[in-house]
Context: one part of a larger RNA
Molecule: small-subunit ribosomal RNA, 5' domain
Organism: uncultured bacterium
């Protein structure tokens, strides 16, 4: 010199892209962050409406009532599927992580694709409704009765498992792959307008589980560590190998190529710097891996031992009628503390991507967008030409004069960006319809036109030397200065002022870090 998620004195027109809780994984008020199907299911309610019955009327009508039908289907419920993803952090973790590079003859896979076949029959509940009963709420409870793609139970097996067995191929010890016999086991659900689904197995993509071998900070003022430890048999658990775990035997397994221990710290693409070499770092973004008040444990399911699911314990905090309940921002806003210090309780699903759903579509603080901050990076402008009796101020002066200085003033002129108003292609694909069309932008906007006038836009360091840039007045080792050397005791070019001057400019200096 140059980097920064920087902070911080005065200063400051504008625009674009980017980035913003690094401290206490400290506690949170209050909204919204995960729904969604009526083409799986009943039913109340609501609407409309043939028909009957009543009441008014002569009548046509109006009204109440019963119940059929259609339709739409609000809350709540059963069911399906999502909720295991997207979002957030970085405490823990030095190896049950990560990163490269192999293994599974030791696995698993919803929903997606293709392939091959199937879909017969029948039953009992059980919410929601009605009903009792307790409660302050939270909730909890009796009796009655309905439905399903919810349960459950008989039939059949192309498969499928496994049990005996014949051949064949293959391998890496156990053994894996194929084509047969023989037994046992073993499945479906419809709903609907085309079409959507259901069950069984084979492949597939995708994603996952284990396993191994090689790197992974400091510290020997940590040198010895280990009993499920090490291996063995056998048994039990897993999708799935294996002290995973359990009886029994043995007595071993690690360590100076650092075992144990204790301190620190998510890992990597990368980041900064450097000529490299290294050396410091892991904000934003990508990929993993670990968390979700703290600490445990399991259910559900294809998948969790599950942020906005449950259970128990403990801390803390609310609500109670004092008998008991309720909570979980390391989601997106914001709020209190702490700190040197980080933002708005914003708008829209238009677009992309997620889930449900034949679809229309609905949710969605993922997203996109807009708002705050000179955080940072880059662009823009803050006029332009002309103008000397070198003008007035100011400062210097050897008192002639010099210099601020074409600078100003004034003349003649642009019209960038700001302002004010009006247009605007694109970001739109899709949907809807038989076509013809018809419709979908929160936000932003390239770019055009007007209106108007130089009007609204220049700091902050610095002048002893290093280092580019000096005079003069005030002070008098005093106040004061400072990265180093140092300056300052009466002429200070180094303090403080004012001229002027250098440098960089919406910035520019400071201080902290790294190199």
């Nucleotide at each position: 010199c140059a980097a920064c998620g920087a902070a911080u004195u005065a200063u400051a027109u504008c625009g674009g892209c980017g980035u913003g809780g690094a401290u206490u994984a400290g506690g949170c008020a209050u909204g919204c962050a995960a729904g969604u199907c009526g083409a799986a299911c009943g039913a109340a309610u609501c609407c409309a409406u043939a028909g009957c019955u009543g009441u008014a009327g002569c009548a046509a009508u109006a009204c109440a009532g019963u119940g059929g039908u259609g339709g739409g289907g609000g809350a709540a419920g059963u069911g399906g599927c999502g909720a295991a993803a997207g979002g957030g952090g970085c405490a823990g973790u030095a190896a049950u992580g990560c990163a490269u590079g192999g293994g599974u003859a030791a696995c698993c896979u919803a929903c997606c694709u293709u392939c091959a076949g199937g879909u017969c029959g029948u039953g009992g509940a059980u919410a929601g409704c009605c009903u009792u009963u307790c409660u302050a709420a939270c909730g909890a409870u009796u009796g009655g009765g309905u439905a399903a793609u919810a349960c459950a139970c008989g039939g059949c097996g192309u498969g499928g498992u496994c049990u005996u067995u014949g051949g064949g191929c293959g391998g890496c010890a156990u053994c894996g792959c194929c084509c047969g016999a023989u037994g046992a086991c073993u499945a479906a659900a419809g709903a609907a307008u085309u079409u959507c689904g259901c069950c069984u197995g084979g492949a597939g993509a995708g994603g996952g589980g284990c396993c191994c071998a090689u790197g992974u900070c400091g510290u020997a003022u940590c040198a010895g560590c280990u009993a499920g430890u090490u291996g063995g048999u056998g048994a039990g658990g897993u999708a799935a190998c294996g002290g995973c775990u359990c009886a029994c035997c043995a007595a071993g397994g690690c360590u100076a190529a650092a075992a144990c221990g204790c301190g620190u710290a998510g890992c990597g693409g990368g980041u900064g710097u450097g000529a490299g070499a290294g050396c410091a770092c892991g904000a934003c973004c990508c990929g993993c891996g670990c968390c979700a008040c703290u600490g445990g444990c399991a259910c559900u399911g294809a998948g969790a031992c599950a942020c906005u699911g449950g259970c128990c314990a403990g801390a803390c905090u609310c609500c109670u009628a004092c008998g008991g309940g309720a909570g979980g921002c390391u989601g997106c806003a914001g709020u209190c503390g702490a700190g040197g210090a980080u933002c708005u309780u914003u708008g829209g699903c238009a677009a992309u991507g997620a889930g449900c759903g034949c679809a229309a579509g609905c949710u969605u603080g993922a997203c996109c967008a807009a708002g705050c901050g000179a955080c940072g990076c880059c662009g823009a402008g803050u006029g332009u030409g002309c103008g000397a009796u070198g003008a007035a101020g100011g400062c210097c002066u050897u008192c002639g004069g010099g210099u601020u200085g074409u600078a100003a003033a004034g003349c003649a002129c642009u019209g960038u960006c700001g302002a004010g108003g009006g247009g605007g292609a694109g970001g739109a694909a899709g949907c809807c319809g038989a076509a013809a069309g018809g419709u979908u932008g929160a936000c932003c906007u390239a770019u055009c036109c007007c209106u108007g006038g130089a009007g609204g836009a220049a700091g902050c360091a610095c002048g002893g030397g290093c280092u580019a840039a000096g005079u003069u007045c005030g002070u008098g080792c005093c106040a004061g200065c400072a990265g180093c050397c140092g300056c300052g005791g009466u002429a200070a070019g180094a303090c403080g002022a004012a001229c002027c001057g250098u440098g960089c400019a919406a910035a520019c200096g400071u201080u902290g870090u790294u190199c």